Molecule: transfer RNA
Organism: Candidatus Roizmanbacteria bacterium
């Protein structure tokens, strides 16, 4: 240079023949159990707004009623050939 694969909350990582995005699990808040701690059990944990409702899947743009998922171009990793 060419091909391919991967990007989703602090972290790992579901949702894909397009139709509720923040499952689930870790961690962290906080309350309960302890004499404490650990471990268990309970709530809460993307951001804006008083709510109503907006906005968020790596960055812009398209398609559609409706896109994490389809198209395009590019960032970045990671593989492969040269």
């Nucleotide at each position: 240079g060419c091909c391919g694969a991967a990007g989703u909350g602090g972290c790992g990582g579901a949702a894909u023949u397009g139709g509720c995005a923040g499952a689930c699990g870790c961690g962290c808040a906080c309350g309960g159990u302890u004499c404490a701690g650990g471990g268990c059990c309970g709530u809460g944990u993307c951001c804006c707004g008083a709510a109503a409702g907006g906005g968020g899947u790596g960055u812009g743009a398209g398609u559609u009623c409706a896109a994490c998922u389809c198209u395009c171009a590019c960032c970045u990793u990671c593989g492969g050939c040269a």